[in-house]
RNA sequence: CAAGCAGUUCGCCUUGUCGCGUUUCCGCAAGGAGAUGAGGAAAGUCCGGGCAACAUAGGGUACCCUGCUUCCUAACAGGAAGGCGCUUUUUCGGUAACGUAAGAGCGACAGCCAGUGCCACAGAAAAUAUACCGCCCUGCUUGCAGGGUAAGGGUGAAAACGCGGGGUAAGAGCCCACGACACAUGCGGCAACGUAUGUGCUGGUAAACCUCAGGGGUUGAAAGACCAAAUAGGCAGCAGAUGAGGCGACCCGUCUCUGACUUCGGUCGCUGCUGCGGGUAGGUUGCUUGAGGCCAUCGGCGACGAUGGUCCCAGAGAAAUGACAAGGGGCGUGCUCUCGGGCGCGUUACAGAACCCGGCUUACAGGACUGCUUAUUUU
Numbered sequence: 001c002a003a004g005c006a007g008u009u010c011g012c013c014u015u016g017u018c019g020c021g022u023u024u025c026c027g028c029a030a031g032g033a034g035a036u037g038a039g040g041a042a043a044g045u046c047c048g049g050g051c052a053a054c055a056u057a058g059g060g061u062a063c064c065c066u067g068c069u070u071c072c073u074a075a076c077a078g079g080a081a082g083g084c085g086c087u088u089u090u091u092c093g094g095u096a097a098c099g100u101a102a103g104a105g106c107g108a109c110a111g112c113c114a115g116u117g118c119c120a121c122a123g124a125a126a127a128u129a130u131a132c133c134g135c136c137c138u139g140c141u142u143g144c145a146g147g148g149u150a151a152g153g154g155u156g157a158a159a160a161c162g163c164g165g166g167g168u169a170a171g172a173g174c175c176c177a178c179g180a181c182a183c184a185u186g187c188g189g190c191a192a193c194g195u196a197u198g199u200g201c202u203g204g205u206a207a208a209c210c211u212c213a214g215g216g217g218u219u220g221a222a223a224g225a226c227c228a229a230a231u232a233g234g235c236a237g238c239a240g241a242u243g244a245g246g247c248g249a250c251c252c253g254u255c256u257c258u259g260a261c262u263u264c265g266g267u268c269g270c271u272g273c274u275g276c277g278g279g280u281a282g283g284u285u286g287c288u289u290g291a292g293g294c295c296a297u298c299g300g301c302g303a304c305g306a307u308g309g310u311c312c313c314a315g316a317g318a319a320a321u322g323a324c325a326a327g328g329g330g331c332g333u334g335c336u337c338u339c340g341g342g343c344g345c346g347u348u349a350c351a352g353a354a355c356c357c358g359g360c361u362u363a364c365a366g367g368a369c370u371g372c373u374u375a376u377u378u379u
Stems, first nucleotide, its partner, number of pairs: 002374009012328007020037007039350001043361002046359005051220004058252004063216005068082005083109001084107007092099002110211002115209002117205003132153002134149007161179002164176003180202001181200008224285004234276007243257005259268003292311008329348008
C1' cells in the first nucleotide's frame, strides 16, 4: 500500500424569501418579537417493563417461559467478564492414541444411571447385539460339516472406549503401561471448573415425550378518568332465594348482593344473561420532567455505578416539522493540467413521532475510525 473478515460512528451544510405545529412575551385589536419542532432504526410487534383498569389476600392443578458460572440492570430470551465443548489456522510434545499454547468463528450449554420411545435404508447384527467375508481347531467324501473368534475386511451417520505391547490354536480389557471418559478424595478458584492420586471398562438422541431447578394474572392509550348535553332509569324473554356475580383457565378459599307486600291468585324490586328499540358520538385529561440528555471527577478488567454541575430538547388529534432560490460539501464520471488544481455532467441512502422507556431483528448511496488475517514492497 492492497484485499478479506469483524466492530464502532457520521449519514448532508449555509444564507435568503414565503408557509406550518406547540409555547413565552408585548399589544384594545390587527399584528409583532423570541424559543423549539421526526430516527438509528421512528420499521417489525419478537421480548422486558413503567403506567391504567379488573375491589382484596392466599394455596393447588393445568398451561407457558427460561436453562454453564458470576456480575450489570427496573426487568429481560438483553449486555459484560469468564468456563467448557466443537470447527478452522498456526505452533509445540508424543511410536501412536491423544494432548499444550495462541488467533478467528459457532454453541437451543441442566439431566439418557427416574421412566417411556426412536436410530430409516444398508448391514450378520443398532443396546438384554451379532457372524457375511476372513482367521484358527477337529473330522472327512477336498469342499463340506462341527466348534471357537470378534483383532483384520465389508455395510452404515454411528458397530459397543482408543493406541502400543504381551498372551493365545486364532483372538478378545484376557493382562500391562499410556490416553480419553465417569466417580471418589485432596488442593486452587466466589463459581462454572481446573489439577494430583485412586477406582472403574464406558452407544447416540431430550428444538423426542419426560424429569429437575427457577420464574410467570389478563387486557392495553381505541387502556382508563372527568365534565356537559340528550334520550325511553324503554320493552320482551329466561334463570335465581341458598342461589347469582366478581377475584383474570379450573378447583379450594375469599369478597359483594341475596328484599318488601299480599285477599296466597300474585305484584313491585334486585342480580345475571339474551333479543328488540331509543339518545349521544361534544369537550377536558391520560399526553410528555423522564429507570432523561450532556460535562467533569472517582470506583470497576468490563458492562456499568456513585457524586457534583448544567440543560428542557415535538406533543399533533386525521395528524404540523415544508416549498422555492443561490452557494457549498461528499460520491461517481468525462476532459484538461504548471500535478497545487480547473471546467462540465450526474447523484446525495434506508426512511416519517402518535402513551413512554430498555433490548432484539430487518433496511441503508456514501464517508471516517479501530482490531485481526493474507501477500508484497521499503527501512